This is a predicted structure of a 72-nucleotide RNA (transfer RNA) from a Minisyncoccales bacterium. The sequence is in RNAcentral, with records from ENA. The source organism's lineage runs through Bacteria, Bacillati, Minisyncoccota, Minisyncoccia and Minisyncoccales. Its mean pLDDT, the model's own confidence on a scale to 100, is 83. Rfam family: tRNA.

RNA sequence: GACCCCAUCGUCUAGUGGUUAGGACACAACCCUUUCAAGGUUGAAACGGGAGUUCGAUUCUCCCUGGGGUCG
Numbered sequence: 001g002a003c004c005c006c007a008u009c010g011u012c013u014a015g016u017g018g019u020u021a022g023g024a025c026a027c028a029a030c031c032c033u034u035u036c037a038a039g040g041u042u043g044a045a046a047c048g049g050g051a052g053u054u055c056g057a058u059u060c061u062c063c064c065u066g067g068g069g070u071c072g
Stems, first nucleotide, its partner, number of pairs: 001071007010025004018055001027043005048064005
């Protein structure tokens, strides 16, 4: 340099055009307990950036950024 794959809560992940963007762990509050742990309830928390297509984009297209791989 060419090509391919990936990017979603703190972490791991689900989501093939119309959802309140879901789950697990972690975190916070409360309940339970003499206390802690365990358990229960509730809560906060995310679509890498820009442009395009579309009535509508996390999803499709292009560019950029970052990561990984193959080839030279």